[in-house]
Context: one part of a larger RNA
This record gives sequence, structure tokens and C1' cells, in this order.
RNA sequence: GGACAAACGCUGGCGGCGUGCCUAACACAUGCAAGUCGAGCGUGAAGGGAGCUUCGGCUCCCGGAAAGCGGCGAACGGGUGAGUAACACGUGGGUAACCUGCCCCAGGGACUGGGAUAACCCCGGGAAACCGGGGCUAAUACCGGACGAUGUCGUCCCACACAAGUGGGCCGACCAAAGGUAGCUUCGGCCUCCGCCCUGGGAUGGGCCCGCGGCCUAUCAGCUAGUUGGUAGGGUAACGGCCUACCAAGGCUACGACGGGUAGCUGGUCUGAGAGGAUGAUCAGCCACACUGGGACUGAGAUACGGCCCAGACUCCUACGGGAGGCAGCAGUGGGGAAUCUUGCGCAAUGGGGGAAACCCUGACGCAGCGACGCCGCGUGAGCGAAGAAGGCCUUCGGGUUGUAAAGCUCUGUCUUCCCUGACGAAUAAAUGACGGUAAGGGAGGAGGAAGCCACGGCCAACUACGUGCCAGCAGCCGCGGUAAUACGUAGGUGGCUAGCGUUGUCC
Repeated sequence: GGACAAACGCUGGCGGCGUGCCUAACACAUGCAAGUCGAGCGUGAAGGGAGCUUCGGCUCCCGGAAAGCGGCGAACGGGUGAGUAACACGUGGGUAACCUGCCCCAGGGACUGGGAUAACCCCGGGAAACCGGGGCUAAUACCGGACGAUGUCGUCCCACACAAGUGGGCCGACCAAAGGUAGCUUCGGCCUCCGCCCUGGGAUGGGCCCGCGGCCUAUCAGCUAGUUGGUAGGGUAACGGCCUACCAAGGCUACGACGGGUAGCUGGUCUGAGAGGAUGAUCAGCCACACUGGGACUGAGAUACGGCCCAGACUCCUACGGGAGGCAGCAGUGGGGAAUCUUGCGCAAUGGGGGAAACCCUGACGCAGCGACGCCGCGUGAGCGAAGAAGGCCUUCGGGUUGUAAAGCUCUGUCUUCCCUGACGAAUAAAUGACGGUAAGGGAGGAGGAAGCCACGGCCAACUACGUGCCAGCAGCCGCGGUAAUACGUAGGUGGCUAGCGUUGUCC
């Protein structure tokens, strides 16, 4: 000098764009943050209408709330950086060792049967959370049978290949399905769209493996028994000591093993002429985690944040028998701290989930609010105005300086204020805007509402007076102060920067 997710002191007019718990991965009141589909299925509350009525009600029709079964989603999106020195990350490869819901392309198929169960009704237990028993019912829920090959497995044959294996052929065995809706109908069905099953390919997303690369410490020098390799088997989507049995005795290491400390990694960011050094907030990619530890289930896919089970700590409810909970989602609270925001508006846009669609959901997101926290822009007026008012300060008492500064005169109207008009963003034939009566435009008014902070001994730009008297104090270094202090305090003046200016901290 530059930089900052900064803080502190003094000061503070406006706008735009960014940005805002770096500390306690401390504990959390409250609300919201993941639902959706009636075009998969059965039921059917409120309400309305009609009929009957012994006036209690009953029956039928319309209606569709709420819950349930079922499907898809909930593995995305959002948060945090605790752990991790590791194939975690970056980069380049490999997979002849793999998976991939939804989406796209292509081929083929969807035949025939069955039994349940929630909701609902009844009974019971419980304070509750909820639970048990009996009865009824449906499906794109579940199960059996059939057909089925370019699919899987097996014997054999052929080609390629060192091998594992790849491709082709014969035979044998095995494996699937679900319907719904609009329209037409001669009631047989036809047809539309959305689905269903099998197979091949693609796309996308992932799993696994390898080379190389990036912290400190030798005051850590030896480490290792599933350890290193083999055989066989198990397991997995898949290779593999991943796991098991047996066999062998290996494997790593001063090119730093093992141990200890620290740390998410990267694109980037800051600095620097560069080389390099430092750093990893915001944004983007990857990883890890979700009260702590462990475990599996479901599923195409699981670190399963707002799923389940067990244990633990903590908090809450309880009728004391037993239960409930997890903000490192968005706001917000307490606490910690030098320090970090609103319990806001909206799904209008973009994106995501569901749905054929209408639409619903979306604290993702779009906006608004707060904070000079940062960067950028603008303003706080402009011109004229005295050999120069007053006041202040200094003075050699002559004067000098503040100083064209003020006053005064003539103007201007940015920003602020008030009035009127008023968007783009909306993609469309129309409708649809949270922001927002915002931005912007027009008009009115009047210099009116808007300047501070630090420094002035040298480094370093800017000097005098008074007070003080090694006191009070200053200080980044050198050093100032003990009676004339340009170094302390105040004043006048001056210098620097300016809605900021200084200080502190950290990095280059």
C1' cells in the first nucleotide's frame, strides 16, 4: 500500500447492487418448511331436494367434507462443517466386474382363476399415546395357474481370445401383466388418451477400481494376525480379506511406514511484476453429518434432517401404569460472544413434486424489512460579491489571519417533501404481478431538510497562543513532559480524507 463475512469510537442525507452467528455441531417456546392423485378402489359427514310419519324419525335423489386402501413423490430441494490426512477431494484413466424409477427409440404381450384386508359397524382395554377381539367390502393392493423370447440358467457345437471371457447355433429348464377415462354403439363391441408386463438400445444419474497431485511433526522408527498372498465357498448390482474355513508367511517403511497434531476438498478469493504466499464466507462442483452411539427395513435409489427399532443424555405430559420430542430447514427465543437481521409478503416469475388436466403443495425461489457491513453513484448548492464588515485568534500594536468565507444581489432545483399519471417483468386469444401505486414521467415549492472524522516533532502534508510543569498525560518506532512544550490539554489556524473518518485484529 492492498484486502476483509469484520468489530470498536465519533459522525451520519439519498439510492442501486451485494452481503450479514467466523463463537456453543449449545439448548430450544410458537408457526410454517412435502405433498399430491376421485381419470386406481370401497365408503360417505355437513348441507340441499322429494316422499312417508305414530312427529321420535324413516326411505330415495343430489352433494361431496374427512379419514382409509392403493400409486408416485418423500433419497430432490434446503441446512451445517462436527468428523475425515482418506481414492474424501482435484485431475486423468479403467469397469471383459456393475446398477439405473421417471424420460426417449424399437420389438412383443396383457389369457384364466382365487382368497383376503383397512375404511365402516359392534364389543372391550387405556388418563393419554394408542391397542385387542368379532363382522362386512373394493381395487392399477395380494396370490395361484397358463402362454412366452432377442431374456436367465445348464449340457453340447462353432468363431475370436494366453486366461477370465465375448459372439453365434441346437436342445432342455425357468420367469410377466391391470386396468381407468372421454366419445360412439345395433349393447356384441369399436375407438381416443393415460396407464400395465417382458425384452433390446439410448439418455441421465450413480457404484467400484487405478495412476498422479495438494498440511505440520522424527522430541513418533519401526508397524502389521484378516495382517500379505493362495484355494474353496458365502455375500453383493458388481470386483475384492468384503466375510468364513483351510494353506503358505508374508505385506508396509528414512522417496518417512506407524503414531501424534491440525484440517472438509476444489473451482475460486486476497495479495504479488511474477514466481510465490495466504485463504476456502457469499456463488458453483464433490464429500461428510442430522441430539449421541448402534442397527436394519422399505425402495430404482437411503448419511433416510422434518421415517422405523434399540441404547444413552436431556426436555416435556401423566390418572405414576405409561407415553411424547429432536430448528446444522425459514423466521424467532435463551445462552455464549467484540459481533451478525423480520416469529414479513407471494407462489406473479424461474425451478421442483403429484395430477390426463383444471389445479394443489413448495420458508426452494421471487420480493420486501433491518444493519454505512462492503462496493458503486448522487447530494448537502451555483454565479457575482470588500484592498476585505462584525466576531474569533495572533500581533513587533503598524497590522496579519479566518476570508469571497459571511452578509447582500441574481439564479438553479439533483436528492428530500407534496400533488397527478404510472409501467416492463405476462410466457397468452383472453385472464393472471408478491414486489407496488414501486421504478419512471409530469407538476408545485423553496437554499429551504442534509458534514463529519483524523492529524499537524521526524518518518509524514499541516503552527501559533494559552494552560500544565517528569504532574496530568502522549506514544507505531525514535521518543516528548522537570516554567517560554510546533510532541500533553484547549483554542485559533492549517493539512488529509469525506457520508464517512479513525482505531484494533488478520492475510499478502

This is a predicted structure of a 508-nucleotide part of an RNA (small-subunit ribosomal RNA, 5' domain) from a Thermoleophilia bacterium. The source organism's lineage runs through Bacteria, Bacillati, Actinomycetota and Thermoleophilia. The RNAcentral record of the full RNA draws on ENA. The prediction has a mean pLDDT of 87.